The part of an RNA shown here (small-subunit ribosomal RNA, central domain) has 353 nucleotides and comes from a metagenome. Its Rfam family is "Bacterial small subunit ribosomal RNA". Rfam 15.1 lists 42,628 matches to the family in 10,626 species. Its mean pLDDT, the model's own confidence on a scale to 100, is 89. The RNAcentral record of the full RNA draws on SILVA.

Context: one part of a larger RNA
RNA sequence: UUGAGCUUAAAGCACCCGUAGCGGGUCACGCAAGUCCCCGGUUAAAUCCACGUGCUUAACCCGUGGCUGGCUGGGGAUACUACGAGACUUGGGAGCGGGAGAGGCAGCGGGUACGUAUGGGGUAGCGGUGAAAUGCGAUAAUCCCAUACGGACCACCGGUGGCGAAGGCGCGCUGCUAGAACGCGUCCGACCGUCAUGGGUGAAAGCCUGGGGAGCGAACGGGAUUAGAUACCCCGGUAGUCCAGGCCGUAAACGAUGCCCGUUAAGUGUGGCACUAGCCAAGAGCUAGUGCCGUGCUGCAGUGAAAGCGUUAAACGGGCCGCUUGGGGAGUACGAUCGCAAGGUUGAAACUU
Numbered sequence: 001u002u003g004a005g006c007u008u009a010a011a012g013c014a015c016c017c018g019u020a021g022c023g024g025g026u027c028a029c030g031c032a033a034g035u036c037c038c039c040g041g042u043u044a045a046a047u048c049c050a051c052g053u054g055c056u057u058a059a060c061c062c063g064u065g066g067c068u069g070g071c072u073g074g075g076g077a078u079a080c081u082a083c084g085a086g087a088c089u090u091g092g093g094a095g096c097g098g099g100a101g102a103g104g105c106a107g108c109g110g111g112u113a114c115g116u117a118u119g120g121g122g123u124a125g126c127g128g129u130g131a132a133a134u135g136c137g138a139u140a141a142u143c144c145c146a147u148a149c150g151g152a153c154c155a156c157c158g159g160u161g162g163c164g165a166a167g168g169c170g171c172g173c174u175g176c177u178a179g180a181a182c183g184c185g186u187c188c189g190a191c192c193g194u195c196a197u198g199g200g201u202g203a204a205a206g207c208c209u210g211g212g213g214a215g216c217g218a219a220c221g222g223g224a225u226u227a228g229a230u231a232c233c234c235c236g237g238u239a240g241u242c243c244a245g246g247c248c249g250u251a252a253a254c255g256a257u258g259c260c261c262g263u264u265a266a267g268u269g270u271g272g273c274a275c276u277a278g279c280c281a282a283g284a285g286c287u288a289g290u291g292c293c294g295u296g297c298u299g300c301a302g303u304g305a306a307a308g309c310g311u312u313a314a315a316c317g318g319g320c321c322g323c324u325u326g327g328g329g330a331g332u333a334c335g336a337u338c339g340c341a342a343g344g345u346u347g348a349a350a351c352u353u
Base pairs, nucleotide, nucleotide: 003325004324005323006322007307008306012321014201015200016199017198021194022193023192025088026087027086029084030083033081034080035077036076037075038074039073040072041071042070043069048066049065050064051063052062054060091191092188093187094186095184096183097182103177104176105175106174107173108172109171110154111153114150115149116148117147118146119145120144121143125136126135162169163168206247207246208245209244210243211242215241216240220236221235222234223233258320259319260318261317262316263315266298267297268296269295270294271293272292273291274290275289276288277287278286279285302309303308326353327352328351335346336345337344338343
């Protein structure tokens, strides 16, 4: 609960697709369902309102008239909405062109470091810390060289740089594949927006089956520190981290800011495309400027409780969805549903303050 709100006070679903629903561009025609006007019927009486009347007044009673609105029949209007049929191109889509990108999937190849093994060299310590110790080392360690094997990762470039709906994506090459921007204005001709239910995607951790395991490393063991030290520091170390397939479905999944459209000062950086001019070593070149798209900063108006936001709005409007309604109890209980489980989703009340 016809209200006011949702960056930070409670509140934007993690993200996307999309059904119903809701909303919907320009022009003319038709129709007349919604809408508007007129007339009729009905909406019992009482009640209510106005005027009047009767009880000495009033309350009360009685009379006459009336109200808004609903339903219904008939007649009319046609701006808007709906509907029918038609046209249009600016919304949207398709196409074409040359470019940009860690977008996705797969295959192939590479690199440093690290670890281990083997061989060679070499000798007494190494390692670690605030200091130490546990630990490693005469079965030759640490260190240096060579070779081999292994798994993970991808320095510099690297950038409030780029791409992606979000999660996220970073060695090189190739193949397959998706989206966006710019330019053209060729084609379609409102095909659109949002979206309850639903469907899909979804970091890390965790789970199942099978592999793999270098480094790191929950748990765990030990050494220190300390009053204690179930920690911080050190030596080890299992799951895990990696791969394939299948689950889970959460997060400070954040811009703590839903999506779409329109309107509203400037300045400055940066990524992409196109265009113009100048320069030119004539190059996919450099410089300056303009347009569009993205991404930052500053800032007018405005807005905001303020911090701040400010053409990437939190300004001014429109459409649609989601959500909030004091704190605790509690994201709990119960039920339902999903899951192998862990648990997820939905989600109270008593009581208390």